Source information: Predicted 3D model of a 539-nucleotide part of an RNA (small-subunit ribosomal RNA, 5' domain) from an uncultured bacterium. Rfam family: Bacterial small subunit ribosomal RNA.
Context: one part of a larger RNA
RNA sequence: AAUGAACGCUGGCGGCGUGCCUAACACAUGCAAGUCGAACGAGAAAGUUCCUUUUGGAAUGAGUAUAGUGGCGCACGGGUGAGUAACGCGUGGGUGAUCUGUCCGGAAGUUUGGGAUAACUGGGCGAAAGUCUGGCUAAUACCGAAUUGUCGAAGUAUUUUUGAUGAUGCUUUGUAAAGGGUGCCUCUGAUUCAAGCAUCUGCUUUCGGGUGAGCCCGCGUAUCAUUAGCUAGUUGGUGGGGUAAAGGCUUACCAAGGCAACGAUGAUUAGCUGGUCUGAGAGGAUGAUCAGCCACACUGGAACUGGAACACGGUCCAGACUCCUACGGGAGGCAGCAGUGGGGAAUAUUGCGCAAUGGGCGAAAGCCUGACGCAGCAACGCCGCGUGGGGGAAGAAGGUUUUCGGAUUGUAAACCCCUGUCAGGAGGGAAGAAGUGUUUUAUGGUUAACAGCCAUGGGAUUUGACGGUACCUCCAGAGGAAGCACCGGCUAACUCCGUGCCAGCAGCCGCGGUAAUACAGAGGGUGCAAGCGUUAUUC
Numbered sequence: 001a002a003u004g005a006a007c008g009c010u011g012g013c014g015g016c017g018u019g020c021c022u023a024a025c026a027c028a029u030g031c032a033a034g035u036c037g038a039a040c041g042a043g044a045a046a047g048u049u050c051c052u053u054u055u056g057g058a059a060u061g062a063g064u065a066u067a068g069u070g071g072c073g074c075a076c077g078g079g080u081g082a083g084u085a086a087c088g089c090g091u092g093g094g095u096g097a098u099c100u101g102u103c104c105g106g107a108a109g110u111u112u113g114g115g116a117u118a119a120c121u122g123g124g125c126g127a128a129a130g131u132c133u134g135g136c137u138a139a140u141a142c143c144g145a146a147u148u149g150u151c152g153a154a155g156u157a158u159u160u161u162u163g164a165u166g167a168u169g170c171u172u173u174g175u176a177a178a179g180g181g182u183g184c185c186u187c188u189g190a191u192u193c194a195a196g197c198a199u200c201u202g203c204u205u206u207c208g209g210g211u212g213a214g215c216c217c218g219c220g221u222a223u224c225a226u227u228a229g230c231u232a233g234u235u236g237g238u239g240g241g242g243u244a245a246a247g248g249c250u251u252a253c254c255a256a257g258g259c260a261a262c263g264a265u266g267a268u269u270a271g272c273u274g275g276u277c278u279g280a281g282a283g284g285a286u287g288a289u290c291a292g293c294c295a296c297a298c299u300g301g302a303a304c305u306g307g308a309a310c311a312c313g314g315u316c317c318a319g320a321c322u323c324c325u326a327c328g329g330g331a332g333g334c335a336g337c338a339g340u341g342g343g344g345a346a347u348a349u350u351g352c353g354c355a356a357u358g359g360g361c362g363a364a365a366g367c368c369u370g371a372c373g374c375a376g377c378a379a380c381g382c383c384g385c386g387u388g389g390g391g392g393a394a395g396a397a398g399g400u401u402u403u404c405g406g407a408u409u410g411u412a413a414a415c416c417c418c419u420g421u422c423a424g425g426a427g428g429g430a431a432g433a434a435g436u437g438u439u440u441u442a443u444g445g446u447u448a449a450c451a452g453c454c455a456u457g458g459g460a461u462u463u464g465a466c467g468g469u470a471c472c473u474c475c476a477g478a479g480g481a482a483g484c485a486c487c488g489g490c491u492a493a494c495u496c497c498g499u500g501c502c503a504g505c506a507g508c509c510g511c512g513g514u515a516a517u518a519c520a521g522a523g524g525g526u527g528c529a530a531g532c533g534u535u536a537u538u539c
Base pairs, nucleotide, nucleotide: 001538002537003536005535006534007533008532009531012385013384014383015382016381017380018378019377020343025341026340027339029338030337031336034072035071036070039069040068042066047060048059049058050057051056079296080295081294088221089220090219091218092217093216094215095214098213099212103209104208105207106206107205108204109203110202111145112144113143114142120135121134122133123132124131125130151174152173153172154171155170156169157168158167159166179201180200181199182198183197184196188194222268223267224266229259230258231257234256235255236254237253238252239251240250241249271293272292273291274290275286276285277284278283298319299318300317301316302315321332322331323330324329349375351374352373353372357371358369359368360367361366388418389417390416391415398409399408400407401406422480424475425474426473427472428471432466437461438460439459440458441457442456443455444454445453446452483528484527485526486525487524488509489508490507494523495522496521498519504511505510
């Protein structure tokens, strides 16, 4: 000098930050990932109105709620640091060994058929979780057929490269698709405005880009030699397999290699970095918050789906633990946000809002979002402000001290004149809001069209959790706001009384055994100040 600090005494306000460092211990409760009706089929009820022969019917509610099929998302965002001494991280390269949903640009296409299944309905089993079976139905769900090439595979030629699996051409062969919304009557067809036309948005194939990722390599990256030898998929080759992709990645066979004193192997410790703290620097220590990367998600293992996971709030198996049970069987995973118990010297609210920023879905409106924005708690840190200002000597009283003269507290107080920060009360009152939607209007594009749709611009209107907050004005009135440590030397600051090697102090030197500036109290002083000391740790 510093700290994610704690403890003691004390404590007025504000701004900005920060807040389980210990048990990767166990978790009650709520929330943290949904969305799309412009992909699809089904489809209530309450309420209200009317009729009425009452165990009633119809309309509306409403194609709403709701669940289901299907699509996209759930691999992001958020948490933690257990493991890891490693191509994990950092830095610089390689990929002629690779992939990349969504996004952008270019090209081409979107033809024609089929069979199911959930929801629903009938029946059955079960305490429940749930499950079995008969029947019906739809799709952008699923499966055929057709067609295409700048696509895949095989063969072949040219070319590039140190070399190959790169690039370019030819031949054979293989492989696609899905519709939906809105408007119109010009064409076609008209029983209909749709099968037609237009437009928007999807879908399929392919090329290029972008973004993201996988893999490989050089160098750097803790301690111990009181760890000296280690290794059989081990090192290399060939054939097979596997991956998006090189490779002992895996397997069979063959060879006997490979690493190591320039520290292999083993053990211990540890997430790494940008940074942070300190220091004149070199260096040392550290890796909270913020940012990048990695790893993990009760413990261990495995795959499925998918462009991407071997997946925190998915699946399966095993284990420990907790809960439910009708004892047959089931359910769960806060290292998400709050919160609870426990551990500990020690670390916060079961808050508000999607208004902003960002994300998912959606054509959009919008819905979801404990990300995020805010508020609450804590002097935990930094910064700012205040606790009044000027005058005022009879140097009051009181305290302390005294050589009894005085000295000191001390302009301090009283008293006089002012000011009005903060807190308090009253009134006004933001920026953060850009959009989006609705409505109106202008121009342009598309088109047969003045329709619709799209683009650009103008006007009106609509959106704020924080919050009646910040800020401004007024009101009253010095009123509500100072402590802590130290005073022997180091080290700024001295006397009295008590005690008597006792009680005690102490960072080091050391004080205390009858005149203690070192213990305890008092007066006085010194230092810092809403803090001051102590302890711990780092330089």

Model confidence (mean pLDDT): 84 of 100.